RNAcentral holds the sequence, with entries from ENA and SILVA. Small-subunit ribosomal RNA from an uncultured bacterium, 1467 nucleotides, folded computationally.

[in-house]
RNA sequence: GAACGCUGGCGGCGCGCCUAACACAUGCAAGUCGAGGGAGAACCGGAGGAAGCUUGCUUUCUCCGGGGAGACCGGCGAACGGGUGAGUAACACGUGAGGAACCUGCCCUUGAGACUGGGAUAACCACGGGAAACUGUGGCUAAUACCGGAUACUCUCCACGAACCACAUGGCUCGUGGAGGAAAUGGUCCGCCGCUCAAGGAUGGCCUCGCGGCCUAUCAGCUUGUUGGUGGGGUAACGGCCUACCAAGGCGACGACGGGUAGCUGGCGUGAGAGCGCGACCAGCCACACUGGGACUGAGACACGGCCCAGACUCCUACGGGAGGCAGCAGUGGGGAAUCUUGCGCAAUGGGCGAAAGCCUGACGCAGCGACGCCGCGUGCGGGAAGACGGCCCUAUGGGUUGUAAACUGCUUUUGCCAGGGAAUAAAUGCUUUUAUGUAUAAGAGUUUGAAUGUACCUGGAGAAUAAGGAUCGGCUAACUCCGUGCCAGCAGCCGCGGUAAUACGGAGGAUCCGAGCGUUAUCCGGAAUUAUUGGGUUUAAAGGGUGCGUAGGCGGCAUGCUAAGUCAGGGGUGAAAGACGGUGGCUCAACCAUCGCAGUGCCUUUGAUACUGGUGUGCUUGAAUGUACAUGAGGUAGGCGGAAUGAGACAAGUAGCGGCGAAAUGCAUAGAUAUGUCUCAGAACACCAAUUGCGAAGGCAGCUUACUAAGGUAUGAUUGACGCUGAUGCACGAAAGCGUGGGGAUCAAACAGGAUUAGAUACCCUGGUAGUCCACGCCCUAAACGAUGAUAACUCGAUGUUGGCGAUAUACAGUCAGCGUCCAAGCGAAAGCGUUAAGUUAUCCACCUGGGGAGUACGCCCGCAAGGGUGAAACUCAAAGGAAUUGACGGGGGCCCGCACAAGCGGAGGAGCAUGUGGUUUAAUUCGAUGAUACGCGAGGAACCUUACCCGGGCUUGAAAGUUACUGAAGAAACCAGAGAUGGUUUCGUCCUUCGGGACAGGAAACUAGGUGCUGCAUGGCUGUCGUCAGCUCGUGCCGUGAGGUGUUGGGUUAAGUCCCGCAACGAGCGCAACCCCUAUGUUUAGUUGCCAGCAUGUAAAGGUGGGGACUCUAAACAGACUGCCUGUGCAAACAGAGAGGAAGGUGGGGACGAUGCCAAGUCAUCAUGGCCCUUACGUCCGGGACUACACACGUGCUACAAUGGGCAGUACAGCGGGCAGCUACCUGGCAACAGGAUGCUAAUCUCGUAAAGCUGUUCACAGUUCGGAUUGGGGUCUGCAACUCGACCCCAUGAAGUUGGAUUCGCUAGUAAUCGCGUAUCAGCAAUGACGCGGUGAAUACGUUCCCGGGCCUUGUACACACCGCCCGUCAAGCCAUGAAAGCUGGGGGUACCUAAAGCAUGUAACCGCAAGGAGCGUGUUAGGGUAAAACCGGUAAUUGGGGCUAAGUCGUAACAAGGUAACC
Repeated sequence: GAACGCUGGCGGCGCGCCUAACACAUGCAAGUCGAGGGAGAACCGGAGGAAGCUUGCUUUCUCCGGGGAGACCGGCGAACGGGUGAGUAACACGUGAGGAACCUGCCCUUGAGACUGGGAUAACCACGGGAAACUGUGGCUAAUACCGGAUACUCUCCACGAACCACAUGGCUCGUGGAGGAAAUGGUCCGCCGCUCAAGGAUGGCCUCGCGGCCUAUCAGCUUGUUGGUGGGGUAACGGCCUACCAAGGCGACGACGGGUAGCUGGCGUGAGAGCGCGACCAGCCACACUGGGACUGAGACACGGCCCAGACUCCUACGGGAGGCAGCAGUGGGGAAUCUUGCGCAAUGGGCGAAAGCCUGACGCAGCGACGCCGCGUGCGGGAAGACGGCCCUAUGGGUUGUAAACUGCUUUUGCCAGGGAAUAAAUGCUUUUAUGUAUAAGAGUUUGAAUGUACCUGGAGAAUAAGGAUCGGCUAACUCCGUGCCAGCAGCCGCGGUAAUACGGAGGAUCCGAGCGUUAUCCGGAAUUAUUGGGUUUAAAGGGUGCGUAGGCGGCAUGCUAAGUCAGGGGUGAAAGACGGUGGCUCAACCAUCGCAGUGCCUUUGAUACUGGUGUGCUUGAAUGUACAUGAGGUAGGCGGAAUGAGACAAGUAGCGGCGAAAUGCAUAGAUAUGUCUCAGAACACCAAUUGCGAAGGCAGCUUACUAAGGUAUGAUUGACGCUGAUGCACGAAAGCGUGGGGAUCAAACAGGAUUAGAUACCCUGGUAGUCCACGCCCUAAACGAUGAUAACUCGAUGUUGGCGAUAUACAGUCAGCGUCCAAGCGAAAGCGUUAAGUUAUCCACCUGGGGAGUACGCCCGCAAGGGUGAAACUCAAAGGAAUUGACGGGGGCCCGCACAAGCGGAGGAGCAUGUGGUUUAAUUCGAUGAUACGCGAGGAACCUUACCCGGGCUUGAAAGUUACUGAAGAAACCAGAGAUGGUUUCGUCCUUCGGGACAGGAAACUAGGUGCUGCAUGGCUGUCGUCAGCUCGUGCCGUGAGGUGUUGGGUUAAGUCCCGCAACGAGCGCAACCCCUAUGUUUAGUUGCCAGCAUGUAAAGGUGGGGACUCUAAACAGACUGCCUGUGCAAACAGAGAGGAAGGUGGGGACGAUGCCAAGUCAUCAUGGCCCUUACGUCCGGGACUACACACGUGCUACAAUGGGCAGUACAGCGGGCAGCUACCUGGCAACAGGAUGCUAAUCUCGUAAAGCUGUUCACAGUUCGGAUUGGGGUCUGCAACUCGACCCCAUGAAGUUGGAUUCGCUAGUAAUCGCGUAUCAGCAAUGACGCGGUGAAUACGUUCCCGGGCCUUGUACACACCGCCCGUCAAGCCAUGAAAGCUGGGGGUACCUAAAGCAUGUAACCGCAAGGAGCGUGUUAGGGUAAAACCGGUAAUUGGGGCUAAGUCGUAACAAGGUAACC
């Protein structure tokens, strides 16, 4: 350097196999010189001969002259240019030095020279071999090819002498003598070009050295030509480069050796920089040329388009042999996500040869292909609102948006198209010629040469004409709506979207961003201070080594002299060009290019400076150490001694249990235990003192005492004179457990056994009990080895306690040193917190960290007897893991407090029968909803039809009901027929009001509308339940905190209460509490009918019946009253207590209404309303019938009972709330009764329902399935209603079931309450009501108290919970998938070692052969690529089987952890 998807108008400049250094068809990429040489074809001209004939042509032969192909000898080039990056971790590269240790063709300068000889050989010819490639023998010949002799210097060598110089070896110069070494008098157009020696230069190369740049220590030791020396060889030259001998060295934690990866640099990308990543294109260097080895030639190669050998591969072959090397330019196959034309030209630039013309040149100049990149241009510009049509959206008669967008109109013409013109690149070279002089150059004139190219560019013409897409639109991130879909399909960079209202999926409309591109993917840098040099950390987030001693290393007190290595300053050299940056300029601009400049932080060198660091010398005392004196301590090691306790033994005495636990049992005990006493023995540990203490480096150390030993401290200021600090590797110590050997063994106690517990209990508890616990010696070497805090030094406010010294008589007080603690300031810290014992401010050194899991695992290595320890990964996987703090919630945490929460009581439920609701089951349907508390006598305060929503059947389709618009008609009533009815049909009667506009009502066609108890209560409103009538929930301002948040609201009291008081960085306020409202308890006033009746009349059998009265009761309105107001006591106060006073009532008097912020996605779409979805001859609507009442069963709520505190019968007393005209009904009659038939009053304080019942009085029944209980069933009736079959209630007669007080468990209630008794009402035709809601009558017991159960409030604590404990969460097993370790075995790779063999070549030796000679051939020896054999090591792949690990909505077993997690947890 990209690739992929969609799209694509033009131009300029660049770039274009990153993979297979994989294999290559074909063509081209290195030749040139005839002025070095021999030879010389074709062809041309001339002469002669011959033949043919169209007599001047053709063919042929010979000679002469030109001509010069192809090949050959020779010279130069081919070592450049071009390609590639395999190898290489290296003096390969970069940079800077050195070569007194070197070479250099062509080129430049200078000097000297070129004399004289010789023999070959290719070509060619002849004859052969071979398929070919090629080649053999014989013969002829030339040279600038080759060889001999001569001469020669500043050449080389040897010997001697001398001067000068230098950084060691040395260098340079001169002199003398000796020895050795050259050539082409060649070519020629006569201009010149060449040849030899020597010296110098330039250029190019070679060698050496300093410094610099990758990873890995799970590579720690490497090395025998190795390190050095001497002699020799070799090279252009130094050198173990090679060789013989001698010595035993050399390298390495400043990382040798090994392994992996990699061409290096200028530079490129990014970044503020420091850095980090890269090394395409261009340029410099290196390496390589099919793989490996080798030399030859040459100035230069160990040679890309040369040679030889070996190997692999390909091709040809006549099978005998041969040929080849695109990592040159094109091109092909292959690989791959992916990278171009088998183009034109030597016109220019450059290169080779040549004297030159010139030839060659896939270097190069150009063109082609590719949006691959950068840059530029265009696809039009202006006007234009009926804001058009269409699309999309909406609150939809309308509006918004697309949108000046379009249409329409005016203008322009870049680009493209057509036509015409048309460069520069050529100053150069060549040729001709002129001038000048110094005759070879310079200057000038004319003329010749263009691949790109009829291109760039310019002009003209027609014409808006030829030219817009891509991605995105939930946040990050600019841009929003509708529809579809319904955890599906799909999206996704991260967070995350999608389960019926998706701005996130798909489509549409619109919008945003960029634009001939736009997105995606990959990679790098940045953000990331997230490897931290600049510039991080380590108490708790990852991270201080368990502790000390100490080596290397790093760092280091005060004064002074010298030095000048570091350091600083000036100068010099270098730091290639290109690039970058700045200026200027050239292509119309830009990209691009040219030119000039700056810079290049580096290296080398030189001159200076000397503060600091270093080196060196001298000195000092404060750091450090030593001495002396003193006191201190569980410091260490070894020995001795002691008492208590425990256990055991013996004896005594004594009797039935002991022991143990939540409760038990196992165990011990009549063979005498336990308990008690005496004596004896054993081992281990040391009560009190004892502490917040002391000592030690840490681990750790505790009875008393002795010996040995170590340490710190204080005082002194005597001695040394920086001797110091830290400390990788190393060495030592190192709790407990564990291991080995030998002892010891009382207690305790893993394992183990038994007993319990339990669903289980391999545990917790109990009874036993072995290792071990103890000692000696030797190992192990780890801990939550913790202050989770490395060591040292200095500095930075204080308070207080305590230990040991000093000073001092003295622990009076004050001071000082060294420790051990607590609290706090500044400061620090994420916070918690730390705070002179730092986690503050600095300095030095060491150790360690870099998301969680995998894993402290695997492999390797080291240590260990083993157990195991040290070191220590990766694949894979997750988007978190974690810290501190906050608010909640929770706890089988704590404190305080409350509640019929428990307790104390009374009565029930759970058992029976029945009623009722629910589940389940059944059914055509048993409509639907409600489901812990907070569903279940709930919605329903009334299911025979209706209700009704369900089922079956029969009908209707603008519809059963409502609205609007026309039209018609009164409405309506009655009858008949069909039918189950809805409905349909027929007939008769009826003819409204009016302001004359019309209206009411009805019918009916059409249309707009309807209708739905269909779905979603998880789209909603409203209403409701519940915590809970619990006392809480919040706000403003201020203050505190980085913040979440806190404070207030906590605390001390008090209360029913966040009620009030006090205190307080809070001060206030709001919603709640309370009060205000209603009922009730007392009184007053007013009023006095329908209520009342004391007094007065009247009257009845009786009766407020009547006149009257307002006194009383009552009614119903307004007031009063209660407020801890008063007293006593306690208390600061609030308040509390008192059988207090007073009062009808006393401390919210009793009851009700009233329900904070919120919780439960609680309940209700079926009361109602409502978004969305769904149905529309049906999921709408009407009708008949059926169902909701089913019935093996289970549950809830009730009623009635089981009886004598009772049942039956008889008598008798006293309420309140309420209801009543489709009604309540007095009263009378009938009926046993339900009720019926009459009849009266009352629209109600008037009449009526309406006898209240329990109670009281009397009587009967004597404990039984009864004179209890009333279910069930039979019969007969009454009433309501269109209709009581499914399926009503009531009455009468008969029947007379279960049931004898109810298991575990559970409910209600604290006073006019529970219990018990009846009465009323709503709904309603009637009623399944024993329900619900109210009313009154009678009328208790108990509360010690707050330990426990439940619920709640406040404070506090812990937390791994926040869907908040119905939470979270662990491990095995089972299933699937994934990566990985081990593994018999199989297999591959690179490198090394030993031995055998060994090509070419080179070196070397050499008698026979060749050659006059030089030399060669041949043969031998050595060396070596390669090949083979062998053993071992290392690194991979694969593998039966096996180990653990990770991941995976709903598997199994348990419950380990998080709360005291129910046995505190953890190492």

The coordinates come from a structure-prediction model, not an experiment, and the mean pLDDT is 82.